The prediction has a mean pLDDT of 81. Transfer RNA from Biscogniauxia sp. FL1348, 73 nucleotides, folded computationally. Its Rfam family is "tRNA". Rfam classes the family as a transfer RNA. Rfam describes the family as follows. Transfer RNA (tRNA) molecules are approximately 80 nucleotides in length.
RNA sequence: GACUCUGUGGCGCAAUUGGUAGCGCAUCUGAUUCCAGUCCAGAAGGUUAUCCGUUCGAGUCGGGUCAGGGUCA
Repeated sequence: GACUCUGUGGCGCAAUUGGUAGCGCAUCUGAUUCCAGUCCAGAAGGUUAUCCGUUCGAGUCGGGUCAGGGUCA
């Protein structure tokens, strides 16, 4: 340099042909306990890397940029 894959809460991942962004862990609160842990209930936490476009509607489709991985040179 060329091609290709990936980017979603703090972390690991979902989201079935474009139609309300969810799950587990972690965190916080409550309940339980002499205290803590386990278990149970609830809550907070996301400009879906970024910009533009298509669309009534984009995590999803198209293009640019950035970051990371892989193959080739």
NCBI's taxonomy places the organism under Eukaryota, Opisthokonta, Xylariomycetidae, Xylariaceae, Biscogniauxia.
The RNAcentral record of the sequence draws on ENA.